[in-house]
This is a predicted complex of two RNAs, RNase P RNA and transfer RNA, with 480 nucleotides together.

RNA sequence: UAAGGUUGCCGGAUGGCCGCUGGCUUAAACCACCAGAGGAAAGUCCGGACAGCAUAGAGUAAGGACGGUUGUUAACGGCAACCGGGAGUAAGCGCCGGUGUUUCUCUCGAGAAAACAGCGUCGCUCAAGCCUAGGGAAAGUGCCACAGAAACGAGACCGCCUCAGCUUGCUGAGGUAAGGGUGAAACGAGUGGGGUAAGAGCCCACAGCCUCUCAUGGUGACAUGGGAGGGAGGUAAACCCCGUCCGCUGCAAGGCUGCUGAUUUACCUGGAAACAGGGGAGUACUCGCUCCAAUCAGCGUACGAGCCGCAUGACCAUGAUGGCAACAUUAUGGCAAGAUAGAUGGCCAUACACCCGCGAGCAUCGCGGGGGACAGAAUCCGGCUUACAGGCAACCUUAACCA
RNA sequence: GCCGGCGUAGCUCAGUGGAUUAGAGCAUCUGUCUUCGGAACAGAGGGUCGUAGGUUCGAAUCCUGCCGCCGGUACCA
Numbered sequence: 001u002a003a004g005g006u007u008g009c010c011g012g013a014u015g016g017c018c019g020c021u022g023g024c025u026u027a028a029a030c031c032a033c034c035a036g037a038g039g040a041a042a043g044u045c046c047g048g049a050c051a052g053c054a055u056a057g058a059g060u061a062a063g064g065a066c067g068g069u070u071g072u073u074a075a076c077g078g079c080a081a082c083c084g085g086g087a088g089u090a091a092g093c094g095c096c097g098g099u100g101u102u103u104c105u106c107u108c109g110a111g112a113a114a115a116c117a118g119c120g121u122c123g124c125u126c127a128a129g130c131c132u133a134g135g136g137a138a139a140g141u142g143c144c145a146c147a148g149a150a151a152c153g154a155g156a157c158c159g160c161c162u163c164a165g166c167u168u169g170c171u172g173a174g175g176u177a178a179g180g181g182u183g184a185a186a187c188g189a190g191u192g193g194g195g196u197a198a199g200a201g202c203c204c205a206c207a208g209c210c211u212c213u214c215a216u217g218g219u220g221a222c223a224u225g226g227g228a229g230g231g232a233g234g235u236a237a238a239c240c241c242c243g244u245c246c247g248c249u250g251c252a253a254g255g256c257u258g259c260u261g262a263u264u265u266a267c268c269u270g271g272a273a274a275c276a277g278g279g280g281a282g283u284a285c286u287c288g289c290u291c292c293a294a295u296c297a298g299c300g301u302a303c304g305a306g307c308c309g310c311a312u313g314a315c316c317a318u319g320a321u322g323g324c325a326a327c328a329u330u331a332u333g334g335c336a337a338g339a340u341a342g343a344u345g346g347c348c349a350u351a352c353a354c355c356c357g358c359g360a361g362c363a364u365c366g367c368g369g370g371g372g373a374c375a376g377a378a379u380c381c382g383g384c385u386u387a388c389a390g391g392c393a394a395c396c397u398u399a400a401c402c403a
Numbered sequence: 404g405c406c407g408g409c410g411u412a413g414c415u416c417a418g419u420g421g422a423u424u425a426g427a428g429c430a431u432c433u434g435u436c437u438u439c440g441g442a443a444c445a446g447a448g449g450g451u452c453g454u455a456g457g458u459u460c461g462a463a464u465c466c467u468g469c470c471g472c473c474g475g476u477a478c479c480a
Base pairs, nucleotide, nucleotide: 001399002398003397004396005395006394007393008392009391010390013350014349015348016347017346018345020036021035022034023033038374042385043384045383046382047381048380049379050250051249052248053247056283057287058286059285060284063246064245065244066243067242068082069081070080071079072078083134084132085131086130092124093123094122096120097119099117100116101115102114103113104111105110135241136240140239141238142235143234144233152188157180158179159176160175161174162173163172164171165170166169190206191205192204193203194202209230210229211228212227213226214225215224216223217222254308255307256306257305258299259298260297261296262295263294267278268277269276270275279292280291281290282289315334316333317332318331319330320329321328322327352372354370355369356368357367358366359365360364404476405475406474407473408472409471410470413429414428415427416426431447432446433445434444435443453469454468455467456466457465
C1' cells in the first nucleotide's frame, strides 16, 4: 500500500423568538433564574433490588429452569478467557485440462516430449475470523414412516459355496455375510495380507473407537504417550437418569389521607393472672412460627380522588493500580427528567456531514437545490434480543514493496 | 404498567403424545337437470400452516427470536 475480518464510539451543532413540564420563590400565582429522553427509553425475554404474605425458616412431594472448564458478578439462561467439536474463504501445496513462450525431433506440412509462466476444475492442509441448547445413548423405556428379506430382537431377497435328487438347470437341505439391491441409517473396527468349499476379527500387520489404569504438562475442561480389557446404530429442543438452582405475587406491589354509634374483653377447658393443653386461621403437605381485637351499622366525602412509594444509586465522569480479559480496588470531582392520558415541541438564521445537478482538467474548488436515521422515559438497576441514515477510530491476518 | 392466551383455504374450524399428498362445512367455478333461475346431484380449483432460524433422516406439530391480534387486572370501599 492492497485485500479480507473483528470490535468500539458518535449519532446532529450554535444562536434567536414563541410554547410545555418540574424545581426555586410566594398566602397563592406571574415575571426572572435553573433543569428537562435513549443507545436502544422498544420487546417485556432472563436476573435482581424493593414491597406484601413470618424475619422467607427446615424437610418432603410436585413443577420449572439450566448443563464443557475456570473465572467474574448482588444475581443471571449474562459476560470474559480457555478446552473440545464443526463448516470453510483467501493464501499455499498437489493431480488433471486448455493457452502462451523457450528447447528438442523433423519427412519443414508438422509432431511428440521437457521446462517455465499464467488460467480453470477438483482434492489436501487450512490465516485472521465465523458457528456451537457442548452432561448421560456402555442404566431403563419409547420411536425410526415409505422402501426393503430384515429397522436393532434377530434374521437372509439376489448372490457365493457344499451335499442330495432328477426333468441337466432347476428343486430341496445346509453353510456364509465379503459383494448387489432398498433406505437418512443395514448389525456397525477401516486398509492390506493370510486363510477357506465359499466366506467372515477367523488370524496377522498398520491405522482408529470406547472403558479402566499409569506417567508427563495444565487450577481445570483437556492434551501427549504407555499398559490391560472390550465389541458400541441414531434420537434426550422423546420420556427419563445425574448434577446445580428456584417459595408466591408484582409499584394497578404496598402505605397514608373522615365523623358517629353498637357489640362484646370476646374459640373451648384449667387457672386470679401469666401461662398450659386442645381447636381454628395464615401460602401443596409435615414441622416450626405468628395470630384468635376485631366486626357491624349510619352519615360525610370520593368513584375523571389526592399524597407517599419516586430517584444519592450494585450511580456517573476522569485518572491510577491489579488482571490476558470480563472485572475489582482506590483517588478526585459531580447530582443529571419525573409526567399521570401522559411535558421534553415548533419556526427562523448560520455553518457542517451526506446526496444530486451545472461549470472549470477526474482528485480540488465555485454556484444552485435537497438534506440528518431508528425511535421516544412511566418504580429502579444488570443483561439479552430486535430496529437504526450517516460518520469516525482502533486492532488482527495474508500478500507485495521499501528500510 | 403487569399477567395470560391465540395465529391453518375467501369465512368458521379439525389436525398439535413428529411420517402417506394437511382435511371438513359454507363460499367460488364447471357440468347434469330446467324454457330460465333456484334447489338437488356429480366434479374441480384454491394453503409460503403468521414470519425467520434451529433440533431431527423427516416439523403445521418440538425449541428460540421477531410480527400481528385478543382477553384479564386497581381504586380507604